[in-house]
Transfer RNA from a bacterium, 71 nucleotides, folded computationally. Rfam family: tRNA. It is annotated as a transfer RNA.
RNA sequence: AGGGGUUUAGUUUAAUGGCAAAACAACGCUCUCCAAAAGCGUAAAUGAGGGUUCAAUUCCUUCAACCCCUG
Numbered sequence: 001a002g003g004g005g006u007u008u009a010g011u012u013u014a015a016u017g018g019c020a021a022a023a024c025a026a027c028g029c030u031c032u033c034c035a036a037a038a039g040c041g042u043a044a045a046u047g048a049g050g051g052u053u054c055a056a057u058u059c060c061u062u063c064a065a066c067c068c069c070u071g
Stems, first nucleotide, its partner, number of pairs: 001070007010024004018054001026042005047063005
């Protein structure tokens, strides 16, 4: 320099155009003499910009970070 892949909650993963889901973690409550475990609940996310569309995590495009391949 060229090509390809990934980017969603604190972490690990879902969601192939129509209400963004779960597990673990965090916090609160119940239970308990106290705690652990268990149960119930709460908050929290689509890497950034632009485009297509009635509607975009999803399709197109530019950029950024990381990984792989070629030279």